[in-house]
Predicted 3D model of a 101-nucleotide RNA (THF (Tetrahydrofolate) riboswitch aptamer).
Its Rfam family is "THF (Tetrahydrofolate) riboswitch aptamer". About the family: Tetrahydrofolate (THF) riboswitch was first reported for Ames et al. as an RNA motif in 5' untranslated (5'-UTR)regions of folate transport and biosynthesis genes in Firmicutes genomes.
Model confidence (mean pLDDT): 77 of 100.
Of the family's consensus pairs, 82% are formed in the model.
The sequence was found by an Rfam model in a public genome assembly.

RNA sequence: AUCAGAGUAGGAAAUCCUGCGUCAAGUGCCGCCCGAACGGGGAGUUGUCGGACGGACGAAAAGCCUUUGGGCUUGCGGUAGGGUUUCCGCAUCCCGCUGAC
Numbered sequence: 001a002u003c004a005g006a007g008u009a010g011g012a013a014a015u016c017c018u019g020c021g022u023c024a025a026g027u028g029c030c031g032c033c034c035g036a037a038c039g040g041g042g043a044g045u046u047g048u049c050g051g052a053c054g055g056a057c058g059a060a061a062a063g064c065c066u067u068u069g070g071g072c073u074u075g076c077g078g079u080a081g082g083g084u085u086u087c088c089g090c091a092u093c094c095c096g097c098u099g100a101c
Base pairs, nucleotide, nucleotide: 002100003099004098005097010088011087012086013085014084015083016082017081018080019079020077021076022075029055030054031053033051034050035049036048040095041094042093043092061074062073063072064071065070
């Protein structure tokens, strides 16, 4: 010098637990602004994530008990948080690390 490789944050799915809503919040979609994170180091997007505001769309309830306040059970919601397993995994650039030559 050349070639190959490892590793993060995080993401997805399945499953379990505890909640929330079912009197519609949440989730998802669009616009705009702000912020954060992005292999060991540096840079970093039109990508990712989060927050505020605005907009459009929009739902699955049933049964039982009751001291009439409500409660319980089974469901439902592209629902919240957490555990486990599996899979994916630095947008990209430079350097570094490991191996081969």